[in-house]
RNA sequence: CGGGGUGUAGUUCAUCGGUAGAACGCUCGCUUUGGGAGCGAGAAGUAGGAGGUCCAAUUCCUCUCACCCCGA
Numbered sequence: 001c002g003g004g005g006u007g008u009a010g011u012u013c014a015u016c017g018g019u020a021g022a023a024c025g026c027u028c029g030c031u032u033u034g035g036g037a038g039c040g041a042g043a044a045g046u047a048g049g050a051g052g053u054c055c056a057a058u059u060c061c062u063c064u065c066a067c068c069c070c071g072a
Stems, first nucleotide, its partner, number of pairs: 001071007010024004018055001026042005048064005
């Protein structure tokens, strides 16, 4: 320098055009002498950033940033 991949909740990942979910973790309650386990409830993300297309974008397009892989 060229090509490809990944980026979504604290963490690991779904969703792949139609108001964003799960597991673990966290908080509160029940249970227990206490803890753990179990059960119930709850908080937490404008989807790396900017722009475009569309009635509507995490999703499609362009640029850009970070990381990874391949090639030179």
A computed fold for a 72-nucleotide RNA from a Candidatus Daviesbacteria bacterium, annotated as transfer RNA. Its mean pLDDT, the model's own confidence on a scale to 100, is 81. The organism belongs to Candidatus Daviesiibacteriota, within Bacteria.